[in-house]
Context: one part of a larger RNA
Molecule: small-subunit ribosomal RNA, central domain
Organism: Pseudomonadota bacterium
RNA sequence: CUGGGCGUAAAGCGCGCGUAGGCGGUUCGGUAUGUCGGGUGUGAAAUCCCACAGCUCAACUGUGGAACUGCGCUCGAAACUGCCGAGCUUGAGUGCGGGAGGGGGUGGUGGAAUUCCCGGUGUAGAGGUGAAAUUCGUAGAUAUCGGGAGGAAUACCGGUGGCGAAGGCGACCACCUGGUCCGCUACUGACGCUCUGGCGCGAAAGCGUGGGGAGCAAACAGGAUUAGAUACCCUGGUAGUCCACGCUGUAAACGAUGGGCACUAGGUGUCGGGGCUUCGUAGUACCUCGGUGCCGAAGCUAACGCGUUAAGUGCCCCGCCUGGGAAGUACGGCCGCAAGGUUGAAACUC
Numbered sequence: 001c002u003g004g005g006c007g008u009a010a011a012g013c014g015c016g017c018g019u020a021g022g023c024g025g026u027u028c029g030g031u032a033u034g035u036c037g038g039g040u041g042u043g044a045a046a047u048c049c050c051a052c053a054g055c056u057c058a059a060c061u062g063u064g065g066a067a068c069u070g071c072g073c074u075c076g077a078a079a080c081u082g083c084c085g086a087g088c089u090u091g092a093g094u095g096c097g098g099g100a101g102g103g104g105g106u107g108g109u110g111g112a113a114u115u116c117c118c119g120g121u122g123u124a125g126a127g128g129u130g131a132a133a134u135u136c137g138u139a140g141a142u143a144u145c146g147g148g149a150g151g152a153a154u155a156c157c158g159g160u161g162g163c164g165a166a167g168g169c170g171a172c173c174a175c176c177u178g179g180u181c182c183g184c185u186a187c188u189g190a191c192g193c194u195c196u197g198g199c200g201c202g203a204a205a206g207c208g209u210g211g212g213g214a215g216c217a218a219a220c221a222g223g224a225u226u227a228g229a230u231a232c233c234c235u236g237g238u239a240g241u242c243c244a245c246g247c248u249g250u251a252a253a254c255g256a257u258g259g260g261c262a263c264u265a266g267g268u269g270u271c272g273g274g275g276c277u278u279c280g281u282a283g284u285a286c287c288u289c290g291g292u293g294c295c296g297a298a299g300c301u302a303a304c305g306c307g308u309u310a311a312g313u314g315c316c317c318c319g320c321c322u323g324g325g326a327a328g329u330a331c332g333g334c335c336g337c338a339a340g341g342u343u344g345a346a347a348c349u350c
Base pairs, nucleotide, nucleotide: 003322004321005320006319007304008303012318014201015200016199017198021194022193023192025088026087027086028085029084030083031082034080035077036076037075038074039073040072041071042070049065050064051063052062053061054060091191092188093187094186095184096183097182098181099180103177104176105175106174107173108172109171110154115149116148117147118146119145120144121143125136126135162169163168206247207246208245209244210243211242215241216240220236221235222234223233258317259316260315261314262313263312266295267294268293269292270291271290272289273288274287275286299306300305323350324349325348332343333342334341335340
């Protein structure tokens, strides 16, 4: 260098933006880099191959030929590729007109509930469990009514429903802001796809500084259970959970399925738009574009299953795998305040 693979066997980077690189629509003209053909030079000898010959044969050796698949020069070809020039509009983008949405950020405003505080009523229990006990309560608890404080989360709507690249996003209002879909085809004219490095985003837990702290609750304490019970159950309870700013950078970060484009039977549900129908609205049937589910032709698959949202059929680009353990460890590098992260072996062993 080459092979086969990556839903579940080893294997898709957690996700995006994007540099180098790789790849790239359509027409005409030019060029001749790759590409193809002719000629020529070179490609030492030996070796390999073919023919003949010499040792009685063979190995071995000699002579001749072929070959040396390559490279240089030169003359040509122009379909494809590259390059140069001029165009095109279907890829991509822009504009105009509409639409849906828990997409993001900031500020503000509610109601329900828990807890605590104050006051009223009221009296002996309450709480908790399989049963209990620890616990709370005559210093008046639990229950109930009124008032107040504070923090966190937003019942119903709510849905294999919506939005987002992923993580993720759910009360209401305002402001700021990203993406996306449909229609019209007015504009640009290949401006594209992917992406080693790089940069950014990134649940929970955790860390730093300051705040906050209702409920919940690692640790911890006690009560039970048990042979024991460093647990499951119960009563308490601190970090934390919340906010601001900064770090961490991981996950069963999952669809365990990288991205883009094209092509290949259908049926059914649902979300957002457009068309058609209608005087209009609603509704219904149909057509169409985009999303999201289920079932399934062909095909694929070891099977399970996948099946126009492919795991089918192809092309382009990236990442990754190469027996189990040792081990995601050691060492070194880089990153981090730390915890640790990332890159990532070997001996030995089966």